[in-house]
Molecule: small-subunit ribosomal RNA
Organism: uncultured bacterium
RNA sequence: AGAGUUUGAUCCUGGCUCAGAUUGAACGCUGGCGGCGUGCCUAACACAUGCAAGUCGAACGAUGAUUGGAGAGCUUGCUCUUCAUGAUUAGUGGCGCACGGGUGAGUAACGCAUAGGUAACGUGCCCCUUAGAGGGGGAUAGCCACUGGAAACGGUGAUUAAUACCCCAUACUCCUUCUUGCCAUAAGGUAAGUCGGGAAACGUAAUUCGCUAAGGGAUCGGCCUAUGUCCUAUCAGUUAGUUGGUGAGGUAACGGCUCACCAAGACUAUGACGGGUAUCUGGUUUGAGAGGAUGAUCAGACACACUGGAACUGAGACACGGUCCAGACUCCUACGGGAGGCAGCAGUGAGGAAUAUUGCACAAUGGAGGAAACUCUGAUGCAGCAACGCCGCGUGGAGGAUGACGCAUUUCGGUGUGUAAACUCCUUUUAAGAGGGAAGAUUAUGACGGUACCUCUUGAAUAAGCACCGGCUAACUCCGUGCCAGCAGCCGCGGUAAUACGGAGGAUGCAAGCGUUAUCCGGAUUUAUUGGGUUUAAAGGGUGCGCAGGUGGUUAAAUAAGUCAGUGGUGAAAGUCUGCCGCUUAACGGUAGGAUUGCCAUUGAUACUGUUUAACUUGAGUUUAGGUGAGGUAGGCGGAAUGUGUAGUGUAGCGGUGAAAUGCAUAGAUAUUACACAGAACACCGAUUGCGAAGGCAGCUUACUAAUCUACAACUGACACUGAGGCACGAAAGCGUGGGGAUCAAACAGGAUUAGAUACCCUGGUAGUCCACGCUGUAAACGAUGAUCACUCGCUGUUUGCGAUAUACAGUAAGCGGCUAAGCGAAAGCGAUAAGUGAUCCACCUGGGGAGUACGAUCGCAAGGUUGAAACUCAAAGGAAUUGACGGGGGCCCGCACAAGCGGAGGAACAUGUGGUUUAAUUCGAUGAUACGCGAGGAACCUUACCUGGGCUUAAAUGGGGAGUGACAGCUGGCGAAAGUUGGUUUUCUUCGGACACUCUUCAAGGUGCUGCAUGGUUGUCGUCAGCUCGUGCCGUGAGGUGUCGGGUUAAGUCCCAUAACGAGCGCAACCCUUACUGUUAGUUGCCAGCGGGUAGAGCCGGGAACUCUAACGGGACUGCCACCGUAAGGUGAGAGGAAGGUGGGGAUGACGUCAAAUCAGCACGGCCCUUAUGUCCAGGGCUACACACGUGUUACAAUGGCCGGUACAAAGGGCAGCUACACCGCGAGGUGAUGCUAAUCUCGAAAGCCGGUCUCAGUUCGGAUCGAAGUCUGCAACCCGACUUCGUGAAGUUGGAUUCGCUAGUAAUCGCGCAUCAGCCAUGGCGCGGUGAAUACGUUCCUGGGCCUUGUACACACCGCCCGUCAAGCCAUGGGAGCCGGGGGUACCUGAAGUCUGCAACCGCAAGGAGCGGCCUAGGGUAAAACUGGUGACUGGGGCUAAGUCGUAACAAGGUAACC
Repeated sequence: AGAGUUUGAUCCUGGCUCAGAUUGAACGCUGGCGGCGUGCCUAACACAUGCAAGUCGAACGAUGAUUGGAGAGCUUGCUCUUCAUGAUUAGUGGCGCACGGGUGAGUAACGCAUAGGUAACGUGCCCCUUAGAGGGGGAUAGCCACUGGAAACGGUGAUUAAUACCCCAUACUCCUUCUUGCCAUAAGGUAAGUCGGGAAACGUAAUUCGCUAAGGGAUCGGCCUAUGUCCUAUCAGUUAGUUGGUGAGGUAACGGCUCACCAAGACUAUGACGGGUAUCUGGUUUGAGAGGAUGAUCAGACACACUGGAACUGAGACACGGUCCAGACUCCUACGGGAGGCAGCAGUGAGGAAUAUUGCACAAUGGAGGAAACUCUGAUGCAGCAACGCCGCGUGGAGGAUGACGCAUUUCGGUGUGUAAACUCCUUUUAAGAGGGAAGAUUAUGACGGUACCUCUUGAAUAAGCACCGGCUAACUCCGUGCCAGCAGCCGCGGUAAUACGGAGGAUGCAAGCGUUAUCCGGAUUUAUUGGGUUUAAAGGGUGCGCAGGUGGUUAAAUAAGUCAGUGGUGAAAGUCUGCCGCUUAACGGUAGGAUUGCCAUUGAUACUGUUUAACUUGAGUUUAGGUGAGGUAGGCGGAAUGUGUAGUGUAGCGGUGAAAUGCAUAGAUAUUACACAGAACACCGAUUGCGAAGGCAGCUUACUAAUCUACAACUGACACUGAGGCACGAAAGCGUGGGGAUCAAACAGGAUUAGAUACCCUGGUAGUCCACGCUGUAAACGAUGAUCACUCGCUGUUUGCGAUAUACAGUAAGCGGCUAAGCGAAAGCGAUAAGUGAUCCACCUGGGGAGUACGAUCGCAAGGUUGAAACUCAAAGGAAUUGACGGGGGCCCGCACAAGCGGAGGAACAUGUGGUUUAAUUCGAUGAUACGCGAGGAACCUUACCUGGGCUUAAAUGGGGAGUGACAGCUGGCGAAAGUUGGUUUUCUUCGGACACUCUUCAAGGUGCUGCAUGGUUGUCGUCAGCUCGUGCCGUGAGGUGUCGGGUUAAGUCCCAUAACGAGCGCAACCCUUACUGUUAGUUGCCAGCGGGUAGAGCCGGGAACUCUAACGGGACUGCCACCGUAAGGUGAGAGGAAGGUGGGGAUGACGUCAAAUCAGCACGGCCCUUAUGUCCAGGGCUACACACGUGUUACAAUGGCCGGUACAAAGGGCAGCUACACCGCGAGGUGAUGCUAAUCUCGAAAGCCGGUCUCAGUUCGGAUCGAAGUCUGCAACCCGACUUCGUGAAGUUGGAUUCGCUAGUAAUCGCGCAUCAGCCAUGGCGCGGUGAAUACGUUCCUGGGCCUUGUACACACCGCCCGUCAAGCCAUGGGAGCCGGGGGUACCUGAAGUCUGCAACCGCAAGGAGCGGCCUAGGGUAAAACUGGUGACUGGGGCUAAGUCGUAACAAGGUAACC
């Protein structure tokens, strides 16, 4: 000091969460020792038992155990007397019991804290000073006697003492009355005099200790004042002794403290009164600090003592272990009455997550009494229990590699655990045993305690766990599990390869502890004084006026309140901090210092602020003159339009829509003309125009009225700014009363649309819209931007003034706009009209939802407004910008995309593939485009993966090790469908090492089993579309942008121009192949012009090298030339030339990427699965099934044709288990024979076409399916299931619905030929070849796909997106609610204990007085009516949450009717 989390990514806002420290803690796991501390936070709940306050005989009366001495009696160990001693019990008396100890219920207060005051007071014991103590008296406890009661506790009589009580005397500086002087001034102080009044105690042998009066001191208190001291305004008014005065009473003392009378005050927005909560402080904890939280232990103060009230005694109490009364509770009882108070120390029960021993001692410190000894002391000192905290120590040290075993992992090589262990050497803190042994105490006295500490002996011996390991956050692998079980502080993990669950190995962190939970502070500048914000993220009040308040121009003087400085007092101790010292160290303790930021007093300073006084003019205002405008209010007038009425003309429709219909109209509409009436609104001008505080304001005109601006002077003299409450104004809609009512138009009705249409569209239509008066008081009341003042570069437009002749130009003032510098801002943007830089005042915000809701209060006629929560719930919600994607957004462009054409598909039959169905099996895969004549370029067996059945188990193959055999194979029998199985027979080589072959065994197999969503490789598609990127630079906080955009151009991101870009890469193009022209070279197997030979004929032969051709190398085409257009790139031209012209045609070539696209069955490969089977062999069957549906094709429906005869011309390929000439046979498929050719040599070979003939529009001489018969060929084998031939048979079909496909030139269409696979072939398929050879394209509106730019977005799994509301289901909290049940407080009335004060004739007493009775006040109790607050409540309201429910589709794109208030 920060980090995680909103997004595809970014910046910001903003919440949530984490890392730290803390604790009187608790819980889980674990646990060796010691020191010092700490230990009922809950029930101020109830308490058994013991102890916690007594002491003094030197105050007193009594009692007199015991001990000692003396004496007497005698039963020589007892009794009695006396002297001394003086224990103990109760009583009188004195002092103490008001301290010490406990607790925190109450209390928001002079309770506490700080600082003062007391001239308004008290003070036992203690200290100092002065003076004194003379005389007398009567009682009463106890004791004794009698007596009541169960007890507690008494009653009567007799008798007795005192330091108990009373009287008299004396007395001051005391008290009281009055007078005077001096001082002071709020009552007073002081000095002198004076009237009256008041004391005492004696005990002791004695010192002495005590007693009385007065004064002083010290200590401890009482009272008063200032300041500070929690939340709530959804508590706004409170108060009757209340506020003050006079007098009296009372008190130690002031005072409404109390009473009588008088006055009507007192407190309050600087928060009274009410409600809630709470002892306060020194301190503690956290924090950089300021602050926040807290108030255990220790210390100071206060309050309380079962609950409430009251006084007594006393120096002191309204009294924890005292009294009286009332109440609740517990106990005893003989039922008549009594007793009690642990919030003292232990302890018990209860409550609770939770907190200790019914211990030892007065040895020390302190306290009470006493002269003292001493007694008492659960204060205190100690011990016990508890890891509750802090601190310290230990659980061993050194060496030790073959890096052992085990465990884990593994790429099988190894690696980790790990010098760790074993082992060797060493040490002994701790532990155990033994011995010694303190200080704490000055003379004595030691609970702790045989403790601390010291010495010796023994022996590594007695001693390590907990949490965590996805990121934050240090630490990783294997197995198991399979959205299950579970984890989780936040984000989030888990659906078969989980570093996140559980276990293990290992690692990390801390360590006698470690984690979890809870708490508080921090981080959080997330309440912001230090130190935040408000255009769009939460947040500026709708606007103005204005009281209080806050703030305030220039100059001078006075003052000294604020402010600043010095000094003094105080700020307890402890604590914190620093130095030193003591316990072995530390914690802990001692000592000294510092700090204690505060308060008070006093002295000084006077700049600033305040206050007072005197002035000033620049802020503000007033007067004069001139101007401006839809500023406001009231009245009058006007035309156009609309509707209606009347009348005329006129006839069949009008109107309305995307299209219609409802509606109107032959009773005459619409249209048109004339007249009349009504209400409302004011076209053009008209504009980033003007005016107004805002809302708002628009025909013309009149009256009244407000504001603002300008110019020049004069006047007042700070009169100003802001403004909580308050008051006023305040669109539309709405409400009330009364008018008015043309248009438009919620509701409503009808017609359409639609799946529906309570909408959008249409036809109607009522409130309302208009006026007057009154209410309402809200709007996206917006510039989403409060008001005022000052300052800060420029450019430009416009309105109204000024000066000026001027609508020239410039200046100036006040407005209204645009662009921009600096600056600001998260960015967008703002930018003198600030969102810049400063100042003053007000308002408002603090995560989203719940909710602007509930309750309360208040305003309103109502609707509703204002104020305004909580429970609960989520980890986001949000702003701006970026890149994509998308849009029933826009622009530009391209493509057989449409259009223009040609030919098809969809109808028929057949072929083939697929789905479905069927089946023992119909093996598997491919499934929109991008599956379906696809994998398959060839399923009768084989293939073959499927099914049925029969076999084999190291297996079909290969290699290694071991053992064995001389075989195996062949030949030949049996069984068998075969595979196989079981027999027979024959039988190796050798250099003797072995080789070879087989059998058995063993190690490696095998799998077309699963996962293409674990993969490689390959492929399809977008798409041969023109795109996709990089380096450097620049811009931006950043994601990103620029480049790649713009203007042109192109088939093209092709090129040119421009340009913060300059270059480059992958694509495009070119380079490659082929084809079209040509040259050179070459001339066989190809060619044959000329020459010769020759044939029936033929390049057949000699020969030729011209031509064709072949196949190698070149040429050629580049917008190169011309014209025009253009800056250029380039375009246009039936241009020239050329075989070819603008990429000449065709092919190969497929960028970054997309579709978790396809393929584990081509191959390869991770993981999983099978192993006498999911492997492998064999036979047969199946992949060829068939109510049906779809795709792709073939053949047709005919005359541009069919059939018959004749006749011509290819290219490219193939060929030895082959192609086959030729001859013969067969109608033919083919057969027989035979020849050539391993091929430019031989061979396979065209059809359409052309010529001639025939058919004549028909289910035909079209069409050929289907079926029958007979054959041919291949092959072990054509039944399932081949092709072909011949003869016969002769089905559907007469050009095909919606819809849909291909094609732009040698193309479509049409015609045949070849090849691969292959024994043969289901090929009509696929791949090639050539022959013949068209039509059309105006054009880019539309459909489809794509590219570029731009725009909107709430989408990013990216529109097959996102998302809203009702209803249904479950859960949760909450509002209302007939009521019901409590709680605290107040009011009124009744009653009223004890007790203080007070009054009194009766009774007692001579009297004092007592008893008794009365009065005031009051705790408590009762009654009554209200208010407040909590719980609960049938029913009810909405809200929140919850993978896959229902209905629609409201929002996000122009979201399909722009959205929103």